[in-house]
RNA sequence: CGGGGUGUAGCGCAGUUGGUAGCGCGCGCGGUUCGGGACCGCGAGGCCGUGGGUUCAAGUCCCGCCACUCCGA
Numbered sequence: 001c002g003g004g005g006u007g008u009a010g011c012g013c014a015g016u017u018g019g020u021a022g023c024g025c026g027c028g029c030g031g032u033u034c035g036g037g038a039c040c041g042c043g044a045g046g047c048c049g050u051g052g053g054u055u056c057a058a059g060u061c062c063c064g065c066c067a068c069u070c071c072g073a
Stems, first nucleotide, its partner, number of pairs: 001072007010025004019056001027043005049065005
């Protein structure tokens, strides 16, 4: 320098055809227990790397940029 992949909650990930964003772990509260662990119930937490575009509507489509990563030179 050229090409590919990835970027979504504290962590790991899903979100297939554009239609108000989900799962597991973790965290908080409650139950159970003499207490804890395990288990059960409830709850908080993200506007989706960043800037723009298309659209009535964008995590999803298009363009630029940034970060990480792989391949090539």

The RNA shown here (transfer RNA) has 73 nucleotides and comes from a Bacillota bacterium.
The source organism's lineage runs through Bacteria, Bacillati and Bacillota.
The sequence was found in a public genome assembly.
Its Rfam family is "tRNA". It is annotated as a transfer RNA.